[in-house]
Context: one part of a larger RNA
């Protein structure tokens, strides 16, 4: 030094994120106890006494003797255990050692005991009684499984299951618009089956009807997911704002609670609390972004949870010492691991921009040992952060595509019968009213008869439709006629009868369909003798085809540019100026702007004109309307489109006429290497047929450059080719045009997270440092407008200008990503000056004090605390100051880990959601020392043998630094108030070196006093704990640091004194002048390669032995028998504190013999690291050798 332990004066948390750690406390007994309380609790709350030993006695119980006939006796012996009392008595101290709570206040959160991330998080998370909500009649529901079967469950709604919330106490508001989830459902939509129609029969094909679920629609639900506002104005002081007005929503947050684990502003205001509070508690509360089972609010008890505070307590700290043990250290043995290209000095420059290795200096003799941790952008891990990959995984969904399930129809398995609706078909029946007609005339086409005793009219009853007029039908009475046609008349029709249709209704059959039942034999379940009963039922179940649904599951996608990446943007197809340096070509997320069209004329001809603007005339009439008349190279126009450019012979502007805004086709071209898909445009032509124009001739759109988009499928259009087959057609395929898109515009079908995370790369790329740059930042000048009464420069100093530095925030992306620990403290500190103090000067609006403003000038100084992580800041209290910086925002193999920034939680925003926040809140893992360099320390060589003593070349340091009293002196000065210094002196605070006579700490050499153990006496029990303490080390103790002297400066003072006859500190010459620079003083320092120097040398050196004033190994120093170096003996000196023995006293008890904690008196005993005597013991040995030739490995 680490680890692990004792102690520690004084002060008593000042440490620090933060009492971390440690230290108090402690068991029993007695007493005594607050607030709050859900009356159990709080509580061991808190506070406060007691406790040994000895002696005696009293109870209680057990057991025992005895006595007796016995007895569980108010007897009696005894011993044991307990529970008291009372008397002595002894020590610092009696649970004497072990063992064994510190305590209390106020918040926060969760009630609560209890669970969790074995292995960085114990916690406020999870879990929990309890509370709601949702499904579930049992072959339940939920859940595994392909299925068979299985769980819950051999349970049955007081029962299973799932979600949320989390004890209790007092609530739990508003809102169904959006998502779910239930319920309904006339109408829409809606698959496959199914029927129907077309297609000449058939078929593909195509249409149609019908219709489940689903959606569409309609309503219900929020202790389901979820949400729960704006502006304006108003009261007789201000402010506020019950009040009004208005917009607007599904609904606009009640209640409570609040700067909060949640509030940016924010260290909000006020109180408390402290000397000081970014902290903590109480209040206000405009709430960035509180709030009611994703629960509000309270809340005793309870927490290793979190945060304040108080008392006790302490080495946490002031401010450190000393002790003990176990390692380092040495010797003996035994023996790994990282690591390793080679190596290993500094400084200043260089260089891919922070060198042991380069340049240039300077330093340096070889070497080792112990230790410190500045460097080796040490060392371990192909950096976890960042960006990249058409790399992966994991979750999440209103991502893209599928798939399980499940809902639903539908065929099969699948019969049988009733009933009611109903389609279509047949059969019969009935009915048909404009108005005008006698009146209830369906249509048409025939028609002169028809109908009746098989019972006409007319009459009663019932019955039905009804246009209220009637019409039909049944029975019954009636007993013979009625109806039509002709004619008259209405009318569009004319009526008996027949026959054939058309519409509604009714009745019946068929054959389907749909609902509602019943059967029982398929299928299913139950039970038992196992083929029988019972229950269910043609339903379920299962197969097959469709239709919704379906992150339950699975695959995969989630662009690119980019002064990193996100966000933005779109520089991802195109045009136009500029950038572009007068060829052409050229980039940037450069700089200014456009484009995905628009016009049947705004196109195409012919002919014709001149256009903004100004002047000057002119009714209404103005600056400006129309109108003359001069000027008038474009200042105007063109599609009021973007720019450029052209354009007046117009390409502008006006009027005729017209559609070339053609059809088809050739060759060529659009210009900087190569190649080019579409698109677009141009030139030259041909042939059609045409427009205008008298002709010449123009015209295949717009002055000109932008207005676009492959292939496939898919539609439309013209003609045509063409397979199978046909007497032919359809369908299909090609070929030419057109037309739907791919704008990430040479064209995948495509959303998120990830801090749970992986992987390959990247200094090609961010976050720290470095570096380049200096806008920003900080200092300085220059020139002086003005304040300063007056007066630019005592001070202060607009506007502009002009540089420095490299501390600040930026820019850059150089170096680093097979990794350079990242903030702040601690602790050590080197440096720079733009100086905060201290030292020297000048100048003042300097009278003295006290300042203000410059000049020198870095030697030493530059404080303790309160909140906060903080740096910063802001207080509180000194100070002579309480300086700015920069050293990889100096320092993490030096420490701490309180922020930051991994994995767990929470709250508040966002976000459906996983999940996210330079937003909050609590909790969270490190290690090594080769070499270099530093701090001491040896050893060999050298310096020509060996020793001693110097000598200094050079190094070192601050060895001092500062303050305050008292004097000077109440004095100079001053009207007064006030009020100095030169010089004298004595303290003090800090540094510094050194010391142990005091004073204190320690003392595990040591005394003593106790407690368990133990017969005893020793030994453990932190040195058992307790009171002392010697040396010795030490600070909290004492002592010492020239008021020295000199020498040369600086800023500034000065003498002489010219240049320039003055006048000036300088120019030449000379004097002064700081704590600062040089010595003086102290320390190291012949390895000072320039290696000096004097003396000495057998009475001498080295080993080896005893040792200690030394000491990790060396090394040092003392001795070494001619010896007091150790050891032992002895005497002293000092430390406890009076040993053992003997004798006394002793509260008492006694079997009378004595027992008895203890007490006295004599006597002290032990003990030593210190002194000093004594040779008892051990130091008795050995090796070397000059006066010269000293030596050649």
């Nucleotide at each position: 030094c680490c680890c692990g332990g004792g102690c520690a004066a004084g002060g008593g948390a000042a440490c620090u994120c933060g009492g971390c750690a440690a230290a108090c406390u402690a068991g029993c007994c007695c007493u005594g106890u607050a607030c709050c309380u859900u009356u159990g609790g709080u509580a061991g709350a808190a506070g406060g006494g007691g406790u040994g030993c000895c002696u005696g006695u009293g109870c209680a119980u057990g057991u025992u003797u005895c006595u007796g006939a016995a007895a569980u006796a108010u007897g009696u012996u005894g011993c044991a255990u307990g529970c008291g009392c009372a008397g002595g008595u002894c020590g610092c101290a009696g649970u004497g050692a072990c063992a064994a709570g510190g305590a209390g206040a106020g918040a926060g959160c969760g009630a609560c005991u209890g669970u969790u991330u074995a292995u960085c998080a114990a916690a406020a998370a999870c879990a929990c009684a309890g509370g709601u909500c949702u499904c579930u009649g049992c072959a339940a529901g939920a859940u595994c499984g392909u299925a068979a079967g299985g769980u819950u469950g051999u349970g049955u709604a007081c029962a299973g299951a799932g979600g949320c919330c989390g004890a209790u106490g007092c609530c739990u508001g508003c809102u169904c618009a959006c998502u779910g989830c239930c319920a309904g459902u006339a109408c829409g939509u809606g698959a496959a089956a199914a029927u129907c129609c077309g297609g000449u029969u058939c078929a593909a094909c195509g249409g149609a009807u019908c219709u489940a679920a689903g959606c569409g629609c309609u309503g219900g639900u929020a202790a389901a997911g979820a949400g729960c506002g704006g502006g304006g104005g108003u009261a007789a002081c201000u402010c506020u704002g019950a009040c009004c007005c208005u917009c607007u929503u599904g609904a606009g947050g009640u209640a409570g609670c609040g700067u909060a684990a949640u509030a940016c502003c924010u260290c909000g205001c006020c109180g408390c609390u402290u000397a000081a509070u970014u902290g903590g508690c109480g209040g206000c509360u405009u709430g960035c972004a509180u709030g009611a089972a994703u629960g509000g609010c309270a809340u005793a008890a309870c927490g290793a949870c979190u945060c304040u505070c108080u008392u006790g307590c302490u080495g946490u700290c002031c401010c450190u010492g000393c002790c003990c043990g176990g390692g380092a250290c040495c010797c003996g043995g035994u023996g790994a691991a990282c690591u390793c290209a080679c190596u290993a000095u500094c400084c200043g420059g260089u260089g891919a921009g922070u060198a042991u290795g380069c340049c240039g200096g300077a330093a340096a003799c070889u070497u080792c040992c112990a230790g410190u941790g500045g460097g080796a952008a040490a060392c371990g891990a192909a950096g976890a952060c960042c960006c990249c990959g058409u790399g992966g995984a994991g979750c999440u969904u209103c991502a893209c595509u599928a798939c399980a399930g499940c809902c639903u129809g539908u065929u099969g398995u699948u019969g049988a019968u009733g009933u009611a609706u109903u389609a279509u078909u047949c059969a019969c029946g009935u009915u048909g009213c404009a108005g005008a007609g006698c009146g209830u005339a369906g249509a048409u086409g025939g028609g002169a008869g028809c109908c009746u005793u098989c019972g006409a009219a007319g009459c009663a009853u019932u019955c039905u439709c009804u246009c209220u007029g009637g019409g039909g039908a049944a029975u019954g009475u009636g007993g013979a006629g009625g109806c039509a046609a002709a004619a008259u008349u209405u009318g569009u029709a004319a009526c008996a009868c027949c026959a054939u249709c058309c519409a509604a209704c009714g009745u019946g059959a068929a054959c389907g369909a749909u609902g509602c039942g019943u059967c029982u034999u398929a299928c299913u379940c139950u039970a038992g003798u196992a083929c029988u009963a019972g229950a269910g039922a043609a339903c379920a179940g299962c197969u097959g085809c469709a239709g919704g649904u379906g992150g339950g599951u699975a695959g995969u996608u989630u662009g690119g540019c980019u002064g990193g990446g996100g966000u933005g943007g779109u520089a991802c197809g195109c045009c136009c100026u500029c950038g572009a340096a007068a060829a052409g070509g050229a980039a940037a997320c450069a700089a200014g702007g456009g484009u995905g069209c628009c016009u049947a004329a705004u196109g195409c001809u012919u002919g014709a004109c001149u256009u903004a603007g100004g002047c000057g005339g002119g009714u209404c009439a103005g600056a400006a309307a129309u109108c003359c008349g001069c000027c008038g190279u474009u200042a105007a126009g063109g599609g009021a489109g973007a720019a450029a450019g052209a354009c007046a012979u117009a390409a502008g502007u006006c009027a005729g006429g017209u559609u070339g805004a053609c059809u088809g086709u050739g060759a060529a071209u659009c210009u900087a290497a190569a190649a080019g898909c579409g698109u677009g445009a141009u030139u030259c032509g041909c042939a059609g047929g045409g427009a205008c124009g008298a002709a010449a001739g123009u015209c295949g759109a717009g002055c000109u450059u932008a207005a676009c988009g492959a292939a496939c499928c898919u539609a439309g259009g013209a003609a045509u080719c063409u397979u199978u087959u046909u007497g032919g057609u359809u369908a299909g395929g090609g070929u030419c045009c057109u037309a739907g898109c791919u704008g990430u515009c040479a064209a995948a079908c495509a959303a998120g997270u990830u801090a749970c995370c992986c992987c390959g790369g990247g200094g090609g790329u961010a976050a720290c440092c470095g570096a380049u740059u200096g806008g920003u930042c900080g200092c300085g000048g220059g020139c002086g407008a003005g304040a300063g009464u007056a007066c630019a420069c005592a001070u202060c100093g607009a506007c502009c200008c002009c540089g420095c530095g490299g501390u600040u925030u930026g820019a850059u992306a150089c170096a680093u990503c097979g990794c350079u620990g990242u903030c702040g403290g601690c602790u050590c500190a080197g440096c720079u000056c733009a100086u905060c103090c201290u030292g020297g000067u000048g100048g003042c609006g300097c009278a003295u004090a006290a300042g203000c403003c410059a000049c020198c000038a870095a030697g030493g100084g530059u404080c303790g605390g309160g909140u906060u992580g903080u740096u910063c800041a802001u207080c509180c209290g000194u100070u002579a100051a309480a300086g700015a910086g920069c050293u990889a925002c100096g320092u993490g193999a030096g420490c701490u880990g309180g922020g930051u920034u991994c994995a767990g939680u929470a709250c508040g925003u966002c976000g459906c959601g996983a999940g996210a926040c330079a937003g909050u809140a609590c909790g969270g893992u490190a290690g090594u020392a080769u070499c270099u360099a530093c701090u001491g320390g040896g050893a060999g060589u050298g310096u020509g043998a060996c020793c001693a003593u110097c000598u200094g070349a050079g190094a070192g340091g601050a060895a001092g630094a500062a303050u305050c009293g008292c004097u000077u002196a109440g004095u100079a000065c001053g009207a007064g108030a006030g009020g100095a210094a030169c010089g004298g002196u004595g303290a003090u605070u800090c540094g510094u070196g050194g010391c142990c006579a005091c004073u204190g700490g320690u003392g595990u050499a040591c005394c003593a006093g106790u407690u368990g153990u133990g017969u005893a006496a020793a030994g453990c029990a932190u040195c058992g704990c307790u009171g002392g303490g010697u040396a010795g080390c030490u600070a909290c103790g004492c002592c010492g640091c020239a008021u020295u002297u000199g020498g040369a400066u600086a800023a500034g003072a000065c003498c002489u004194g010219a240049a320039a006859g003055c006048a000036u500190c300088u120019a030449a010459g000379g004097u002064c002048g700081a704590a600062g620079c040089c010595a003086u003083a102290c320390u190291c320092g012949a390895a000072a390669c320039g290696a000096g120097a004097u003396g000495g040398u057998a009475u001498a050196a080295a080993c080896g032995c005893u040792c200690a004033u030394a000491a990790u190994a060396g090394a040092u120093g003392a001795g070494u028998u001619u010896g007091a170096u150790a050891g032992a003996g002895c005497a002293g000196a000092g430390g406890u504190g009076u040993a053992a023995g003997c004798a006394u006293a002793g509260a008492g008890c006694u079997g009378a013999g004595g027992c008895g904690a203890u007490u006295u008196g004599u006597g002290a005993g032990c003990c030593u690291a210190c002194u000093g005597c004594u040779a008892c013991u051990a130091a008795a040995g050995u090796u070397u050798u000059c006066c010269g030739c000293a030596g050649c490995a």
Predicted 3D model of a 1193-nucleotide part of an RNA (large-subunit ribosomal RNA, half B) from a sediment metagenome. RNAcentral holds the full RNA, with entries from SILVA. Rfam family: Bacterial large subunit ribosomal RNA. Its family is annotated with structural constituent of ribosome and ribosome in the Gene Ontology. Its mean pLDDT, the model's own confidence on a scale to 100, is 81.